This is a predicted structure of a 382-nucleotide RNA (Bacterial RNase P class A) from uncultured Actinophytocola sp. The coordinates come from a structure-prediction model, not an experiment, and the mean pLDDT is 76. It matches the Rfam family "Bacterial RNase P class A". The family's RNA type in Rfam is ribozyme. Rfam's curators write: Ribonuclease P (RNase P) is a ubiquitous endoribonuclease, found in archaea, bacteria and eukarya as well as chloroplasts and mitochondria. Its best characterised activity is the generation of mature 5'-ends of tRNAs by cleaving the 5'-leader elements of precursor-tRNAs. Cellular RNase Ps are ribonucleoproteins.
[in-house]
RNA sequence: GAGUCGGCAGGGCGGUCGCGGCGGGCACAACCCGCCGAGGAAAGUCCGGACUCCGAAGGGCAGGGUGGUUGCUAACGGCAACCCGGGGCGACCCGCGGGACAGUGCCACAGAAAACAGACCGCCUGGUGUGACCCAUCAGGUAAGGGUGAAACGGUGGUGUAAGAGACCACCAGCACCCCGGGUGACCGGGGUGGCUCGGUAAACCCCACCCGGAGCAAGGCCAAGAGGGCGCCGCGAGGUGCCUGCGCAGGCGUUCGAGGGCGGCCCGUCCGAGCCUGCGGGUAGGCCGCUAGAGCCUGCCGGCGACGGCAGGCCCAGAUGGAUGACCGCCCAUCGGUGCGCGAGCACCGUGGACAGGAUCCGGCUUACAUGCCGACUCGU
Numbered sequence: 001g002a003g004u005c006g007g008c009a010g011g012g013c014g015g016u017c018g019c020g021g022c023g024g025g026c027a028c029a030a031c032c033c034g035c036c037g038a039g040g041a042a043a044g045u046c047c048g049g050a051c052u053c054c055g056a057a058g059g060g061c062a063g064g065g066u067g068g069u070u071g072c073u074a075a076c077g078g079c080a081a082c083c084c085g086g087g088g089c090g091a092c093c094c095g096c097g098g099g100a101c102a103g104u105g106c107c108a109c110a111g112a113a114a115a116c117a118g119a120c121c122g123c124c125u126g127g128u129g130u131g132a133c134c135c136a137u138c139a140g141g142u143a144a145g146g147g148u149g150a151a152a153c154g155g156u157g158g159u160g161u162a163a164g165a166g167a168c169c170a171c172c173a174g175c176a177c178c179c180c181g182g183g184u185g186a187c188c189g190g191g192g193u194g195g196c197u198c199g200g201u202a203a204a205c206c207c208c209a210c211c212c213g214g215a216g217c218a219a220g221g222c223c224a225a226g227a228g229g230g231c232g233c234c235g236c237g238a239g240g241u242g243c244c245u246g247c248g249c250a251g252g253c254g255u256u257c258g259a260g261g262g263c264g265g266c267c268c269g270u271c272c273g274a275g276c277c278u279g280c281g282g283g284u285a286g287g288c289c290g291c292u293a294g295a296g297c298c299u300g301c302c303g304g305c306g307a308c309g310g311c312a313g314g315c316c317c318a319g320a321u322g323g324a325u326g327a328c329c330g331c332c333c334a335u336c337g338g339u340g341c342g343c344g345a346g347c348a349c350c351g352u353g354g355a356c357a358g359g360a361u362c363c364g365g366c367u368u369a370c371a372u373g374c375c376g377a378c379u380c381g382u
């Protein structure tokens, strides 16, 4: 100088005013004091789990997902290490990476022919025109050569032949099987045998292995209220009041001849079962819990190549629901612009102004967005 990989920060300090939560003064409110108050992605809601409910969710079929190996993890489609293939001089990067001798389908354009191959040109043999050459034509042989294509049914050399051909031979490549050695394994190295050669595509159907019950914090639980109705009590009456239920009207279906419903879909099987559906009108639509202490964060040590795990110590870090976390001022820092000084690195002054974006049950990932600054490791060249 040119690159590769990884990590961190995401303006700082002070003041004034304001907002949400908790604690205290304090028994409530107001007020005062103290503490806490968004992110690395809080985002997309794409995977996986915790938690909650559904009647513990059985069998078969169908459906969905994953796909090298070994590990890590609560789990995963995540992560780590390794293997294989491809790219790069290299650090390193990329791979939706099981199976195409189980079956089916498809292979554009071009080309004669695209999968149990195929004669367009060419080459060769024979017949006929014509006895012979050329030529034409007919019959046949031929995949060595040309041409088309992403791909034409191994490559090179030789033998052989009318011309040719794994028809045969040598070497090479590839495939299948067997043996030996290494590795937990994916796989790797070596040897032998075989027929001599088998195309691609499974983000096409399909086959194989493994996994998957559904819905989701508007989950779910509790309290209050409610129109109308029933009963009791008080009152001569209008009415008042207490308790229970949770509305009224119309239509349809149904009560073991069982509507309707659950077991994600279908079938079987099984269970609940007296209500269910539609329309019109009316009422309440408030509060509390769930709710934030957790697969938690920080530091150190230990084990492991690593993902990660273990131990010890310390810490408490939003819980809103008309949905809080903001506004202004001063100084400093980074950016950019201008002016001046200086040979220059730069310095001074003035102005500018700091990305992407914001919780809504929580957690682990993935993906996407991101001004600018900083750090570390490694490679190549000099």
Base pairs, nucleotide, nucleotide: 001380002379003378004377005376006375007374008373009372011332012331013330014329015328016327017326019037020036021035022034023033024032025031039356043367044366046365047364048363049362050361051216052215053214054213058268059267060266061265063212064211065210066209067208068082069081070080071079072078083097084095085094086093087092098207099206103205104204105201106200107199120146121145122142123141124140125139126138127137128136129135154172155171156170157169158168159167173197175194176193177192178191179190180189181188182187220289221288222287223286228245229244230243231242232241233240234239247281248280249279250278251277252276253275260272261271262270263269296315297314298313299312300311301310302309303308333354336351337350338349339348340347341346